[in-house]
Molecule: small-subunit ribosomal RNA
Organism: Alphaproteobacteria bacterium HT1-32
RNA sequence: AACUUGAGAGUUUGAUCCUGGCUCAGAACGAACGCUGGCGGCAUGCCUAACACAUGCAAGUCGAACGUGAAGCAUCCUUCGGGAUGUGGAAAGUGGCGCACGGGUGAGUAACGCGUGGGAACCUGCCUGGAAGUUCGGAAUAACCAUUGGAAACGAUGGCUAAUACCGGAUACGCCCUUCGGGGGAAAGAUUUAUCGCUUCCAGAUGGGCCCGCGUCCGAUUAGAUAGUUGGUGGGGUAAUGGCCUACCAAGUCUGCGAUCGGUAGCUGGUCUGAGAGGACGAUCAGCCACACUGGGACUGAGACACGGCCCAGACUCCUACGGGAGGCAGCAGUGGGGAAUAUUGGACAAUGGACGCAAGUCUGAUCCAGCAAUGCCGCGUGUGUGAUGAAGGCCUUAGGGUUGUAAAGCACUUUCAGCUGUGAAGAUGAUGACUGUAGCAGCAGAAGAAGCCCCGGCUAACUCCGUGCCAGCAGCCGCGGUAAUACGGAGGGGGCAAGCGUUGUUCGGAAUUACUGGGCGUAAAGCGCGCGUAGGCGGCGAUGAUAGUCAGAGGUGAAAUGCCCGGGCUCAACCCGGGAGGUGCCUUUGAUACUUCAUUGCUAGGAUUCAGGAGAGGUGAGCGGAAUUCCGAGUGUAGAGGUGAAAUUCGUAGAUAUUCGGAAGAACACCAGUGGCGAAGGCGGCUCACUGGCCUGAGAUCGACGCUGAGGUGCGAAAGCGUGGGGAGCAAACAGGAUUAGAUACCCUGGUAGUCCACGCCGUAAACGAUGGGUGCUAGGUGUCGGGCAGCAUGCUGUUCGGUGCCGUAGCUAACGCGUUAAGCACCCCGCCUGGGGAGUACGGUCGCAAGAUUAAAACUCAAAGGAAUUGACGGGGGCCCGCACAAGCGGUGGAGCAUGUGGUUUAAUUCGAAGCAACGCGAAGAACCUUACCAGCGUUUGACAUGGAAAGUAUGGUUACCAGAGAUGGUUUCCUUCAGUUCGGCUGGCUUUCACACAGGUGCUGCAUGGCUGUCGUCAGCUCGUGUCGUGAGAUGUUGGGUUAAGUCCCGCAACGAGCGCAACCCUCACUCUUAGUUGCCAUCAGGUUAAGCUGGGCACUCUAAGAGAACUGCCGGUGACAAGCCGGAGGAAGGUGGGGAUGACGUCAAGUCCUCAUGGCCCUUACACGCUGGGCUACACACGUGCUACAAUGGCGGUGACAGUGGGCAGCGAACUCGCGAGAGUAAGCUAAUCUCUAAAAGCCGUCUCAGUUCGGAUUGUACUCUGCAACUCGAGUGCAUGAAGUCGGAAUCGCUAGUAAUCGCGGAUCAGCAUGCCGCGGUGAAUACGUUCCCGGGCCUUGUACACACCGCCCGUCACACCAUGGGAGUUGGUUUUACCCGAAGGUGGUGCGCUAACCCGCAAGGGAGGCAGCCAACCACGGUAAGGUCAGCGACUGGGGUGAAGUCGUAACAAGGUAGCCGUAGGGGAACCUGCGGCUGGAUCACCUCCUUU
Repeated sequence: AACUUGAGAGUUUGAUCCUGGCUCAGAACGAACGCUGGCGGCAUGCCUAACACAUGCAAGUCGAACGUGAAGCAUCCUUCGGGAUGUGGAAAGUGGCGCACGGGUGAGUAACGCGUGGGAACCUGCCUGGAAGUUCGGAAUAACCAUUGGAAACGAUGGCUAAUACCGGAUACGCCCUUCGGGGGAAAGAUUUAUCGCUUCCAGAUGGGCCCGCGUCCGAUUAGAUAGUUGGUGGGGUAAUGGCCUACCAAGUCUGCGAUCGGUAGCUGGUCUGAGAGGACGAUCAGCCACACUGGGACUGAGACACGGCCCAGACUCCUACGGGAGGCAGCAGUGGGGAAUAUUGGACAAUGGACGCAAGUCUGAUCCAGCAAUGCCGCGUGUGUGAUGAAGGCCUUAGGGUUGUAAAGCACUUUCAGCUGUGAAGAUGAUGACUGUAGCAGCAGAAGAAGCCCCGGCUAACUCCGUGCCAGCAGCCGCGGUAAUACGGAGGGGGCAAGCGUUGUUCGGAAUUACUGGGCGUAAAGCGCGCGUAGGCGGCGAUGAUAGUCAGAGGUGAAAUGCCCGGGCUCAACCCGGGAGGUGCCUUUGAUACUUCAUUGCUAGGAUUCAGGAGAGGUGAGCGGAAUUCCGAGUGUAGAGGUGAAAUUCGUAGAUAUUCGGAAGAACACCAGUGGCGAAGGCGGCUCACUGGCCUGAGAUCGACGCUGAGGUGCGAAAGCGUGGGGAGCAAACAGGAUUAGAUACCCUGGUAGUCCACGCCGUAAACGAUGGGUGCUAGGUGUCGGGCAGCAUGCUGUUCGGUGCCGUAGCUAACGCGUUAAGCACCCCGCCUGGGGAGUACGGUCGCAAGAUUAAAACUCAAAGGAAUUGACGGGGGCCCGCACAAGCGGUGGAGCAUGUGGUUUAAUUCGAAGCAACGCGAAGAACCUUACCAGCGUUUGACAUGGAAAGUAUGGUUACCAGAGAUGGUUUCCUUCAGUUCGGCUGGCUUUCACACAGGUGCUGCAUGGCUGUCGUCAGCUCGUGUCGUGAGAUGUUGGGUUAAGUCCCGCAACGAGCGCAACCCUCACUCUUAGUUGCCAUCAGGUUAAGCUGGGCACUCUAAGAGAACUGCCGGUGACAAGCCGGAGGAAGGUGGGGAUGACGUCAAGUCCUCAUGGCCCUUACACGCUGGGCUACACACGUGCUACAAUGGCGGUGACAGUGGGCAGCGAACUCGCGAGAGUAAGCUAAUCUCUAAAAGCCGUCUCAGUUCGGAUUGUACUCUGCAACUCGAGUGCAUGAAGUCGGAAUCGCUAGUAAUCGCGGAUCAGCAUGCCGCGGUGAAUACGUUCCCGGGCCUUGUACACACCGCCCGUCACACCAUGGGAGUUGGUUUUACCCGAAGGUGGUGCGCUAACCCGCAAGGGAGGCAGCCAACCACGGUAAGGUCAGCGACUGGGGUGAAGUCGUAACAAGGUAGCCGUAGGGGAACCUGCGGCUGGAUCACCUCCUUU
């Protein structure tokens, strides 16, 4: 000194908070796999088949127990074959000790097996101490010899022999038995004479056997188990207790504190993780247990029921001469097999230890070492310093540069490790070293031999380019990929770790996600439907005692190792060594006595009892009553009634409905009636009586904790349903019919049976709800109401108190909503229940039930969510308020005809492309014969028709004539005229053409879903936001809501808001009035001139007008109303009145709206072509469909005549007068005009006449013919004119459009584009209406509110059947196997008991023969392994067929639910139906709405 100590993140939503699961970051491993791999140290290495094993080795030793005794050696003999003796000691045998240790494995075992702590009735070889002894005899037997059987293994018979082998006698201090007299029991010797042994006994040590307390997994879908079972007595057995065994007796014993049964598992010290508490595990090391091919059994022995012993049975393998035999690696190596996977058939007994031996020693796969493996931990290295041209190369780039990067190269150094050479320990106390020439040390050479793996979207440190294009692929979760991917693949760069790095698997953690520490149950999962009550748990105020719990001290134990602390040893570390603390536990003991407990004794505050009152739809039974419905009878009376959204089925002339009287029957009890009452809940409602339960108030007496809760248990328990018997009026599942509908198995209607009612018996469930278990205490109030009490008086009030029942609310709680003395607050006690969604309250099993079914209650599989509350939107066949040519009221159209034009479709070589509900369709296109033109066919060009740059050559220009080729573009030749521009005047700069090469040009090619810009639309709708403050955990709210008002978020008032911004309005333009200024090209009142006439002229600027400015209108004034406001209504004045009319002006945003073909532009694509040029064609087609228009159908008109009045505009490659010609389009000629001057220019509707209702004097299509104009050119394919022709069409179905005043309607005029072409478009003026009660409805929009399961926002979401594919699973005739029980049969080996006529050395008797004791074989009996038969239990596999479930791409049918979801939904139950579902009965609100009108309505 032994200590500290606790991290979160991603993912449900448009967003938020919560609940809740899933996933990740950490640590660990006896691991495996992928890529890679330098060295060393220390560890570790079949987790699977306790599957099978070839081969070798793993237990022997002792001659100092014993008898033999080979080879060799020596001596002697020899017939040379050999023999004898001695020595020698191999070898086997007898005998002793060991083999029960060491080593392996974890199959079995849920057990006194293990752990821990105790105990008494035991044994213990070798070892230690002590006491005593070690005497006398005997008979065998192996080896050996002979004979003999067998293939072998192995024997058989006869004979010889020894011992520390065997037997008998003697002795007995101590020992054992005993009836206390007595009885019983031992030994072994060897030898080198010093020891080693032997026997008996006592004691110790060590080791072991047995018993007990406590602890030791899961399942109750295992609830009862047990006959030697529990106990006793006698006996047996054992080393020893004991039903351990046996006979008898008794009927016990275990179990909800989980027996029995089933499954799983060796246990522990410890290991991993964790802040801890815990959780998981039980390799290596250590302790215990069990096992040794499977099952059984004993023998020997101190010790075994024995891994390398025996016997038997079984399976398997091997040998065999077929007669018989042999074997057991879960010892060390090793083999096959299994498996994702785990090593050498190595060395040595040198060390440590073991067996035997006196010892030398022998044996030892124990052990010590080595080998293999990155399997793990630890350490080291792969260089160090310097070095900027910031090299090259790579990558990126905005093309400038950046980065790789001091990195490299270069220069200067070093040598750890590896390599080579030399030297060389410790491990060995005297000898002995496998390791091993090892560790270490010294020297040498040279940067030399030594870096990879994973990751880079977020979590999570680290970003770019290219490729790919929902493909290929990635992925731990969320999720990436459909042409600009930091997410796939490659590259560059970066990050992390490093001789490793990733992946997979497993465990703990995070997870407070099983909550002891440390969770919950109103709505998220979760309070039993409600009582009574058993066990259990908990329990009021005192006293005394005990001391079980509790607290404190001491002692014992808690093995070592591990972990922690302090030191020490390997250079450090890992590793190892020493010491210490700790070990939360158990036992013993001493003490304390507050609390809990126990015992005794008291108390009265809890509880109970008594008495006096009280309220009540509390319950049961009996009786009675009136209203209504229906039916029956009778009367009156006549054609309908009934029913509905509208109808029909139905009833009715055989008399209904209606109405009156009478009667019958059953069921239910209007008003009173009430967030009133009673009851535990379900539930209870006319009146009376009887019986009966509970509650409340008051009083004070008695008992004296008698209390609370309550697992099991038991009782009650709506509706529906079931059984038996009644009853049956109304209502009404099923059913029938009628409607509705696409269908309508429904909603609606007409009928109608079970049932609803009664009695008895079942069922036992509901949204059985306050979605809130019961009890006790405490913690602000206010205000209703029900039942009592008390006090006061003003006699109907006030105050107070107890009990019940509501509302609001403080503190507090809650995720919020909300709860709030009737708690969901603060505490205590007891019970029940929950642990992601689906599968599923389902299957199987059990229990209950007549059945329906109830109750208990899983798993496989599948998803990353499923949920709660609240927020903002959006939506509603929700509500309220308001607006709009939205409807209504009107006027005129479209839809029918012909034509024009656009679109679709079709066709075509091409009919270029785009636009697609409103918001595409007379749109881009303000004008396609060529051009345009993007399309098609054909013919040409290739640095290009166009831009910039380089080189060379030429020309320095423009026009013109003619010719040739060609369809033309274009190319070639040629005549004539002129000789480019700028200039600082310097041939200085530039231009043009051709050729060459390359960068590049070019693209109306693609992507409007990569974009800019522009535009449409909601919508000229009144909205959209911000700052600060405040409220809310938060998303958010407030402001912006409310009361009024407005065209308006316009304004006023109020208000936790106060202000502000973008929008509205105003400012701008124009029209309407006036004035001022100005007066030509405009005008002409006055004056003059003059013409046929005309402002034509002089003149003038009054008027009109022109065009610049100014004024004017503000609810300013009056009255009413309103709130003394804002404003509204009316009036006056005024040219104009409440925004005076019109225009421009378009908030935040929505539609991935439109446009890459206006333009711009990223990316992609083409480059003798997807570019460019030209000719011709096409965009103009034509069965058809749609949109937008024109002209009509006629008399409000056509035709003819007449001839009055505008305004906006345009004009020089132009407008073109006048004149002439032509029927006309037009032509010829030509004045004027760059325009208030000239011109287009004639306005038309109007007015007058005629026609008289017809396919016409309407209508003009179509066609023929002849012309005109433009243009290079009118065939495809222009416009116009004359003559002729004269279709359809007689006012238009369903449906639908525009318009509120100078508007609609109608009439003409001008312009842009343009050579020409207008029914389109953009403008202009002329004539000039009707109607608006009103906001119910349709459509669109705004504000507030409500519901929501929608948020891609109702064109939303979403349910079920059916069909197809796949997956797991239930049932299933059966079938296969495992396990287990019961009964019976068989019964090996074995020990036990009996017998033992066969056999028998030791002892006894006997001279002997022989006999006896004892023993052996054999036989019998009970026990018993295996095996068999039969009947069950249980588990698992397969199984035709079958049931539901889950998941799948955009399948089919419907539309059930979410909004009032279009019939409110849901719960229980019953019936019915393709399906979601529908209907009946009862219940709930977790239902909207002021109420009232059919059905359907998809994505």